[in-house]
């Protein structure tokens, strides 16, 4: 350094749902549980996606209302790119 050829060992994670908590949402977090999972380990730099409080614009019945943009919010378990890692080949 290249690879995953192994129903190996010995171990890791934890989808949905439920419960509590934050949060405006979108999701996180912790308990439960396991759909999966060789990076489901780290990382929003790229695409992508999900949300719209607050901000701009608009509508009407002028309102604590409604629609439309918009990430400074999210999602690493959607795809890349980066960064660091057990076991086993070679």
């Nucleotide at each position: 350094u290249c690879u995953g050829u192994a129903c190996a060992a010995g171990g890791g994670c934890a989808a949905a749902g439920c419960c509590g908590c934050c949060g405006a949402a979108a999701g996180g977090c912790g308990g439960u549980g396991a759909c999966g999972c060789a990076a489901a380990g780290c990382c929003a730099c790229c695409g992508g996606u999900c949300u719209a409080a607050g901000g701009a614009g608009g509508u009407c019945g002028c309102g604590a209302a409604c629609c439309u943009c918009u990430a400074a919010g999210a999602c690493a378990g959607c795809g890349g790119a980066g960064c660091c890692g057990c076991c086993g080949g070679a």
Molecule: c-di-GMP-I riboswitch aptamer
Organism: Chromatiales bacterium